A computed fold for a 1487-nucleotide RNA from a Patescibacteria group bacterium, annotated as small-subunit ribosomal RNA. Model confidence (mean pLDDT): 83 of 100. It was read from a public genome assembly.

């Protein structure tokens, strides 16, 4: 000085955790969509290393050479040009990323193992000769490309000779350096041999060249070491391979090549193989560590149509050179030729996608040249593209309590909004005009860019705004449309009629010449964890042990200096990055200076720690000795009980089995019982949570062999240790092979049951197997779901062994040491600590160290393919496509359980009476119909809405009418209103005619009413109770539901409200981390039961009754008993009443999207000459049938008749209606009384009681149905009223399965009244009284409810969740007879060009050999595509079959294995608890 770390959504009813998915950020050579004013600086085929038309991209030198040509002429020259020879360059510059995982690249060192044209420096030299050849001339062949023959000629072309040594080669000696060879310019000496040269030009000074040697600079080659991808489902690779010797070869070391010899070399620190890839500086991101990446710019490498090859040269195995082969394209006279844009432009193609066939060599460079200069698609510039970064603008000020338009509205208003308009101003930008650079280095000349940048003036707000979003994450909302449709969506998710989530409008938010989307990378992601994670239950400890490699390792001394640390000097190019400064008006951009964790080399130093070496030590480890413990292992022998079989005896009809049965066994004698014999398997009690073992596992007794551990005492060795990939061994049960054995049990199988079925559970049989020997298999819930080792961190208990104390002493008792086992339980705390919680807690899941194994969302899947193992079954190793947004752990609150405990209720039981059967009434369904209006549907619909459908009601149907309407408000005109008559019509309605003219008045008119008109509107029992209010039902008159504060818990939550008692009660008491409070309970209210008192109408009067008001009384108050002395319970007294006296009203938080839009109200939607409204008639009353609620009965506890008693509570004016009279009666007439304690309904009742008849029958029961005649209401009783009289006299003789009500003045029986109402279908509803029971042992069971507890995979909450087959559709992957293709090798054949070699040759050249590209043949390897078919997997709307799992899931579940079965699955065998419930044992605490 700079830098310095953010989270959110989504699993659940809620919580914490684990864990994935998704989002917010930045970036890009980008693309796409919408939009688009300017400038600067950058940048632009990421795909087909696909094919290319056309032009250009490497030439230059006449001062190397001979010719030729042109021009000028002074005719002898000058000037210029250049085809060829020659020189230099063309190996640079430019492009690309195919190949390449190491001949590359980067960092570092070496070259004492090397080369180097041009350039610079130093030293010396440049003498003398020669032979040719192109061009050119003549000529031949060919279509062309081109080729050949003869002749002439030059050089800085080529070849000899000379001279030289600081050069090279060989040999010898010395010094120094280095050391493995070796090197020597840190100038050593001697000998032998060898090889050089070119001139041109000149202003005659020289200049440029040429040759040899040395040096420098720059460039290049080679080697060493280090570093950076994936894959082990690639584990072994290699024959020039590894080394040596010799030779060859190169500029140079080297198996670089060849011959011979040896048999090496590499590899788990990953060889070999496969896949992918140019590498670095850097770039993106990130707090960093990292992760990803390698466009532009710079460095290196690589390639140049594909493959091979060499030539030339200082340099190439050469992008625009050569030869050959191949593919492709073009020309052709068919004989033969030509070509290579991955240079710049451009074109086709491919693709989501990437530009001009531009200007200039002015600048910077490069090549050639002495130079002038020439060339240069390098480069400098311009053009196109918002592709990126940066900058500017699209105007500024004033301007209404605020125009219009649009949107919203609660209709008041609000928003857009100072925004616009308008006024004033400015001119960046734009247009026009004028001027006009720097870049030029160099005195002159030279500018493509470019009349550009820039400057000045004029004009005029003029030329210039969009994109995305607005449910949450995430800034920003209203209205309309749509109606699980159309659509949205990054995740959660939205849309099924009130969508802030779709589409539109308005408004708002964000960014802005851009904005969004898509793709990719990093981040967030501590989600691979080095920094910085985990493994008891979430994914994760190998089943166990031994042990080589590896990793790690006790105490002390000394040494060393590899690791480590410090300093110095190099290096790690520049650009980039950071900081400071500077230049373009700023910025981007550019320039200058400084810095830059770190890497690496050399040198010097330090010595604590690690390493190494040395010497010691004893505490880790091991050994010796001693006495003890044990289901440790292997083998052999022995034993008794039980079971089955056999023999015999006794004995007779059953046995066995189950919830119940049956199959089965038994009169050929079973079962039972006694005696004997025999067989196999397992070892009761002891026995335990006990012991031993590494784990699996191990149990009668004895013996033999054998292994390990613990303790004690001293002694010995002296770190010998710990862990443990690879490897080896062991490893329950099942299973396999061979041979035995087989009592019991018992997969499979057969039979019997159960069941809808029952391939199961239960029963009867029963084969493999279970047992033994030998050999395999190698897996388990192989579990403590907890790897091993070491150390540390309170204890308690039991037990084993030992020691000590005490004791005379084996004991007992006490203490100590060491080890082992256990820690269950309660509480005191199980401490601290850890944990998501549960829990763990000296046997850690605590605190630490070391080593190994393992995990990284669920499913697909522990599967496929490949490999290894196995006789097989199968095991081990182990993916991907695809699919989901979760899957999961622990704990919480509920709900549920064919879990548990406790309690309550007419819940059951005990009783009484019914329903279900009959007839009728009534409601519902169904059916029918023009309509049978609508609603209500388990409990909680169905004598319900309806407390009263002939019309009306009425909502339905048919027909006839009306259209501002039957009803409301406003406006205009006319008329008062109103009343009466006639005609048509079914009526509504229509037509005609007449009467009547009122009230107020400011004289204009007004109020009420009627008619007509106009439009705003009316109207709707039309829809939505799933938009609502209100009301109601139900759980349930059940005892619950909550809050404040405090406390506990990370939290959801808990506590309070649990517990012990008690109650009808969360009622009360006690105690307690709770203390209090609220809504409920109870009480307060009403009726009723007793008494007192006051008043009161009625009644002739009195008293009672009665009514109204006030008061008394009941409170577990008193006594006894029990109980914690409490609450309370039981009993008793007194009392009208006794333990809430009886009844009512009263219904907590909530549940059922419960019911009602048709009672009312109401949002939204719909209809508007109709879904409104009026009228007539019909329907709601239909009738094969099914259900609910009732009435009446079936009779003698009855029916008929007669007589005689006793209520309460109601109602009455369009009313109740007395007496009297008439009628058999319904009723009629009549009219007294009464707005009611007075009168009436109403004799006040019926059952009851008394008497009599009937005598068990379809009856003197029962009354349906039908006929006839009447009465009453009402315009009107046909559909469709009630009642009366006479006649008729059906079913029915007590009701199947099932089911309802009721606990006392109750049930049952009996009648009375009333609301609605003209009348009534009322047998209904609501009240009232009369008579008046039985029973409750009790809580096992049914139903419902409450509290606590437990399990849960449920939370829409068991009407839950959920598994598998099958059927259909879609998708991906694997198998598959095969088919097709790619890649890399192998063997053989053939073999171009070409280097090298051989032969021949004066030369040119010819022939041959080895190797080899391409090609061919063959068999394999490997990768990919495709494939009939079959199998599994995933996902799909509401399919089919069952119900396997979750509760004890109705047979506890699960793991391994085997068999079986449509399927889940079942069964056998061994194992686990990750099983509920009950009981017992053990243990712990207290007494």
């Nucleotide at each position: 000085u700079a830098c310095u770390u953010a989270g959110a959504g989504u699993u659940u009813g809620a919580u914490c955790c684990u864990g994935g998915c998704u989002c917010a950020g930045g970036a890009u050579g980008a693309a796409c969509g919408c939009u688009g004013g300017c400038g600067g600086c950058g940048u632009g085929u990421u795909u087909u290393a696909g094919g290319c038309a056309u032009g250009c991209a490497a030439g230059u030198c006449g001062a190397a050479c001979g010719g030729u040509c042109u021009a000028a002429u002074u005719u002898a020259u000058u000037a210029g040009a250049u085809a060829g020879u020659g020189g230099c360059a063309a190996a640079c510059g430019g492009g690309u990323g195919c190949g390449u995982a190491a001949g590359a690249c980067a960092g570092u060192g070496a070259u004492a193992a090397u080369c180097u044209a041009c350039c610079u420096c130093g030293a010396g030299g440049u003498u003398u000769g020669g032979c040719a050849u192109a061009a050119c001339u003549u000529u031949g062949c060919g279509a062309a490309a081109g080729c050949g023959a003869a002749g002439c000629u030059a050089a800085u072309a080529c070849c000899g000779a000379a001279u030289a040594g600081u050069c090279a080669a060989g040999g010898g000696g010395g010094g120094g350096c280095a050391u493995a060879a070796g090197c020597u310019a840190u100038u050593u000496c001697c000998c032998u041999u060898g090889u050089a040269a070119a001139g041109u030009u000149u202003u005659c000074g020289g200049a440029c060249g040429c040759c040899u040697c040395g040096a420098g600079a720059g460039g290049a080659g080679u080697c060493u070491u280090u570093g950076g991808c994936c894959u082990a489902u690639c584990a072994g690779c290699u024959u020039g391979u590894u080394g040596g010797u010799a030779a060859g070869g190169u500029a140079a070391a080297a198996g670089c090549u060849u011959a011979c010899c040896a048999a090496g070399g590499c590899u788990a620190u990953g060889a070999c193989g496969g896949g992918u890839a140019g590498c670095g500086g850097g770039u993106g991101u990130g707090a960093g560590a990292g992760c990803a990446u390698g466009a532009c710019c710079c460095g290196c490498c690589u390639c140049a149509c594909u493959g091979g090859g060499a030539c030339u040269g200082a340099g190439a195995c050469a992008c625009u050179g050569c030869c050959c082969a191949g593919a492709c394209u073009c020309c052709u006279a068919c004989g033969g030729g030509a070509g290579g844009c991955u240079g710049c432009a451009g074109u086709c193609g491919a693709g989501a996608a990437u530009c001009u066939u531009c200007c200039c060599c002015a600048a910077u460079g490069c090549g050639c040249g002495a130079a002038a200069g020439c060339g240069u698609g390098a480069g400098g510039g311009a053009g196109c593209g918002a592709c990126g970064c940066c900058g500017c603008g699209u105007g500024a000020a004033u301007g209404a309590a605020g125009a219009a338009g649009c949107c919203c509205u609660u209709c008041g208003g609000g928003g857009u909004g100072u925004a616009a308009a308008a006024u004033u101003c400015u001119u960046u930008u734009c247009u026009u005009u004028g001027g006009g650079a720097a870049a030029a280095a160099u005195u002159u000349g030279u500018g493509a860019u470019g009349g550009u940048a820039c400057c000045a003036a004029a004009g005029g707000a003029a030329u210039a705004a969009g994109g995305g979003g607005c449910c949450g994450c995430c800034a920003a909302a209203c209205u309309c449309g749509u109606g699980c449709c159309a659509g949205c969506a990054g995740c959660g998710g939205c849309g099924g009629u009130a969508a802030u989530a779709c589409g539109a409008g308005u408004g708002c938010c964000c960014c802005g010449a851009g904005c969004g989307u898509u793709a990719u990378c990093c981040g967030g992601a501590a989600u691979u964890a080095c920094u910085g994670g985990g493994c008891g239950u979430a994914a994760a400890g190998c089943g166990c042990u031994a042990a080589a490699a590896g990793g790690c390792g006790g105490u002390a001394u000394g040494a060393u200096a590899a690791g480590u640390c410090a300093g110095a000097c190099g290096u790690u190019a520049a650009a980039u990055c950071u900081c400071c400064g500077a230049g373009c008006u700023c910025a981007a951009c550019u320039c200058g200076g400084a810095g830059c964790u770190g890497g690496u080399g050399u040198c010097u130093g330090a010595a604590a720690c690690u390493g190494u070496c040395u010497u010691a030590c004893u505490u880790g480890a091991g050994g010796a000795c001693g006495g003890a413990a044990g289901a440790g292992g292997c083998a052999a022998g022995c034993g008794g009980a039980a079971u089955g079989g056999c023999u015999g005896g006794u004995g007779u009809a059953g046995c066995a089995g189950u919830a119940a049965a049956a199959u089965g066994c038994g009169u050929u004698a079973a079962u039972a019982u006694c005696a004997g014999c025999u067989a196999g398997a397992a070892c009761a009690c002891c026995a335990a949570u006990g012991g031993c073992g590494a784990a699996g596992g191990c149990a009668g007794c004895u013996u033999g062999c054998u292994a390990g551990g613990a303790c004690g005492u001293u002694c010995c060795u002296g770190a010998c240790g710990c862990u443990a990939a690879a490897u080896a061994g062991c490893g329950a049960a099942a299973g396999c092979g061979u041979g035995g054995g087989u009592a019991g049990c018992g997969a499979a199988u057969g039979g019997g049951a159960u069941u809808a079925g029952a391939u199961a559970c239960c029963c009867c049989a029963g084969u493999a197997g279970u047992c033994c020997a030998c050999g395999c298999c190698c897996u388990a819930a192989a579990c403590g779901a907890u790897g091993g080792a070491u150390g540390c961190u309170a204890g308690g208990u039991a037990u084993u062994g030992g020691g000590g104390g005490c004791c005379c002493g084996a004991c007992c008792c006490c203490c100590c040491c060491a080890g082992u086992a256990u820690c269950g339980u309660u509480u005191u705390u199980c401490a601290a600590g850890c944990u998501a919680a549960c829990g763990c807690a000296u046997u850690a899941a605590g605190c630490a160290u070391c080593c190994c194994g393992c995990c990284u969302g669920g499913g697909g899947a522990g599967u496929a393919c490949g490999g290894c193992c196995g006789c097989a079954a199968g095991g081990c190793u182990a993916a991907a496509a695809c699919u989901c947004a979760a899957a999961g752990g622990a704990a919480u609150u509920g709900a549920c359980g064919g879990g548990g405990a406790c309690c309550c209720g007419c819940a059951c039981a005990a009783g009484c009476g019914g329903u279900g059967g009959a007839g009728c009434a009534u409601g519902u369904g169904g059916u029918u119909u023009a309509a049978u209006u609508c609603g209500a549907c388990g409990a909680u619909a169905a004598g319900c809405g309806a407390g009263g459908a002939a019309c009306c009601u009425u909502a339905c149907c048919a027909g006839g009418g009306c259209u501002u309407g039957a009803c409301a408000u406003c406006c205009u005109g006319c008329g008062a209103a109103u009343c009466c008559g006639c005609c048509a019509g079914a009526a509504a309605u229509g037509g005609c005619a007449g009467a009547g003219u009122g009230c107020c008045u400011u004289c204009g008119g007004g109020a009420a009413c009627g008619c007509a008109g106009u439009g705003a509107c009316a109207g709707g029992u039309a829809c939505u109770g799933c938009a609502u209010g209100g009301u109601u039902g139900u759980c349930g008159u059940c005892a619950g539901c909550u809050c404040g504060u405090g406390u506990c818990g990370u939290g959801a939550g808990a506590u309070g409200u649990a517990c012990g008692g008690u109650u009808a009660a969360g009622u009360c008491c006690g105690g307690a981390a709770a203390c209090g409070a609220g809504c409920g309970c109870a009480a307060c209210c009403c009726c009723u039961a007793u008494c007192c008192u006051a008043u009161g109408u009625u009644a002739a009067a009195u008293a009672u009754u009665c009514a109204u008001g006030g008061g008394a009384a009941a409170c577990u108050g008193c006594c006894c008993u029990g109980g914690a002395u409490a609450a309370c319970a039981g009993g008793g007294a007194g009392g009208a009443a006794g333990g809430u006296g009886g009844g009512g009203a009263u219904g907590a938080c909530g549940u059922c999207a419960a019911a009602u839009c048709a009672g009312c109200a109401u949002g939204g939607u719909c209809c508007u000459u109709a879904c409104g409204u009026c009228c007539u008639g019909g329907g709601c009353g239909a009738c094969a049938c099914a259900c609910g609620u009732g009435c009446u009965a079936c009779a003698a506890u009855g029916g008929g008749c007669a007589a005689u008693a006793c209520a309460a509570a109601g109602g009455g004016a369009a009313g109740c209606c007395a007496a009297g009279c008439c009628g058999c009666a319904a009723g009629g007439u009549g009219g007294a009384g009464c707005a009611a304690a007075u009168c009436c309904c109403a004799u006040c009742a019926a059952a009851a009681u008394u008497g009599u008849c009937c005598u068990c029958a379809g009856u003197u029961c029962g009354g349906a149905u039908u006929g006839a005649g009447g009465u009453c209401u009402g315009a009107a009783a046909c559909u469709c009223g009630a009642c009366c009289u006479c006649a008729u006299g059906a079913a029915g003789c007590u009701g199947g399965a099932a089911u309802c009500g009721c606990u006392a003045g109750u049930a049952a029986c009996c009648g009375u009244a009333u609301a609605u109402c003209a009348g009534c279908c009322a047998c209904g509803g609501u009240a009232c009284g009369g008579u008046g029971a039985a029973u409750a042992c009790g809580u096992u069971c049914u139903c419902g409810g409450g509290u606590c507890u437990u399990g849960u995979a449920c939370a829409c909450a068991c009407c839950g969740c959920c598994c598998g087959u099958c059927a259909c559709g879609c998708c991906a992957a694997g198998a598959g007879a095969g088919c097709c293709g790619g890649u890399a090798a192998u063997a053989c054949c053939c073999g171009a060009a070409g280097u090298u070699c051989c032969u021949u040759u004066u030369u040119c050249a010819a022939g041959g050999a080895c190797c080899u590209a391409a090609g061919g043949u063959a068999g394999g390897a490997u990768c990919g595509g495709u494939g009939a078919u079959a199998g599994g997997g995933g996902c799909g709307a509401a399919g089919u079959c069952g119900u396997a799992a979750c509760a004890a899931g109705g047979c506890a579940u699960c793991c391994g294995u085997a068999g079986c079965g449509g399927a889940a699955g079942c069964u056998g065998u061994g194992g686990a608890u990750g099983g509920a419930u009950c009981a017992c044992c053990u243990c712990c605490u207290u007494u």